[in-house]
Large-subunit ribosomal RNA, domain VI from a Candidatus Omnitrophota bacterium, 280 nucleotides, folded computationally. Its Rfam family is "Bacterial large subunit ribosomal RNA".
Context: one part of a larger RNA
RNA sequence: CGUAGGAUAUUUGAAGGGGAGUUUUCCACAGUACGAGAGGACCUGGAAAAGCGGACCUCUGGUGUUCCAGUUGUCCUGCCAAGGGCAAAGGCUGGGUAGCUAUGUUCGUAAGAGAUAAGCGCUGAAGGCAUCUAAGUGCCAAGCUCGCCCCAAGAUUAAAUAUCCCUUUCUUAGACCGCAAGGUUUGAGGAUGAAGACAGGUCGUAGACUACGACCUUGAUAGGCGCAAUGUGUAAGAUCCGCGAGGAUUUAAGCAAAUGCGUACUAAUCUGUCGAUCGG
Numbered sequence: 001c002g003u004a005g006g007a008u009a010u011u012u013g014a015a016g017g018g019g020a021g022u023u024u025u026c027c028a029c030a031g032u033a034c035g036a037g038a039g040g041a042c043c044u045g046g047a048a049a050a051g052c053g054g055a056c057c058u059c060u061g062g063u064g065u066u067c068c069a070g071u072u073g074u075c076c077u078g079c080c081a082a083g084g085g086c087a088a089a090g091g092c093u094g095g096g097u098a099g100c101u102a103u104g105u106u107c108g109u110a111a112g113a114g115a116u117a118a119g120c121g122c123u124g125a126a127g128g129c130a131u132c133u134a135a136g137u138g139c140c141a142a143g144c145u146c147g148c149c150c151c152a153a154g155a156u157u158a159a160a161u162a163u164c165c166c167u168u169u170c171u172u173a174g175a176c177c178g179c180a181a182g183g184u185u186u187g188a189g190g191a192u193g194a195a196g197a198c199a200g201g202u203c204g205u206a207g208a209c210u211a212c213g214a215c216c217u218u219g220a221u222a223g224g225c226g227c228a229a230u231g232u233g234u235a236a237g238a239u240c241c242g243c244g245a246g247g248a249u250u251u252a253a254g255c256a257a258a259u260g261c262g263u264a265c266u267a268a269u270c271u272g273u274c275g276a277u278c279g280g
Stems, first nucleotide, its partner, number of pairs: 001154001005165007016151004022050007034039001051109006060102004067095005072087006112146003119139004166279001168191010196274004200216005221267003224263005230256003237250005
């Protein structure tokens, strides 16, 4: 810009495009058919496994640069106690929430239908026979078209459905009607500025930017706060025991990131721009 008014939402999809499409073993049939024996099936049904792929984080683990604890050296907070800084950018060590993740979990790779290839046929002439073919008509493949998953109306044949919106008024010029007051109608200019969109703000399971999505006081969007989950593992202070290093009790304590629920305390302020006048 188009999709013959402007929008919002949800769809259609034999318009079109992409993805997927794998393999093996075992069991039953059956030690059957077959075969002198050795050996040893088709078909059909069932069960596993591997590979590959998608999604996810309940479980098993990993990570988790500071969530908790322990600890060495040294410096600092006057000292004790208690803490903080640094040790190549976590000093080292033991754990670990959310998120991310695979070696973890789960699902798929199918059934079925149609038309076919090679091939196998039926009926059947030309050519009294024969012949799957000439007319006619069947079966048959991991392949083709569907079926399964994803994208998809710029599919210019531009689709469909539902819903929303188009208000009021002033000035001026002309035409017509009318005795007049005035009325009708057309054009130009101004004000108003619909539905909705964008901007702006608080953010995110979204993200390089953009985009996408949630929310903006008629509010739980983020922070804070409260409770919980979960992690660490029993804080500090005090008391008691021990000459002391240290131990015990208070104490499943204290502390705590991204999680869940709640709560307007803080910040989402005030607002601006675009967007028409019923549609060839």